[in-house]
């Protein structure tokens, strides 16, 4: 400086044929207990990394910025 691959909930990832967002873990309320652990049962209003663009409708396509990661290639 080229090319790819990523960015979603506190964390770890799913969602990739465009139809309005979930799961595991963590938290956090409650049942069981003499208490507690382990188990049940319930709790999510997340600007889907920004920002424009296509559509009736974008987290999904299209541009463009910016972070991460990996190649590669140039300098010293």
């Nucleotide at each position: 400086g080229c090319c790819g691959c990523u960015g979603u909930a506190g964390c770890u990832c799913a969602g990739u044929c465009g139809g309005u967002a979930g799961a595991g873990c963590a938290g956090u309320g409650g049942a069981c207990u003499g208490a507690a652990a382990a188990u049940c049962c319930g709790c999510g209003u997340g600007u889907c990394a920004a920002g424009a663009g296509u559509u009736c409708g974008a987290a999904u396509c299209u541009c463009u910025u910016c972070g991460g990661u990996g190649g590669c290639a140039c300098a010293a």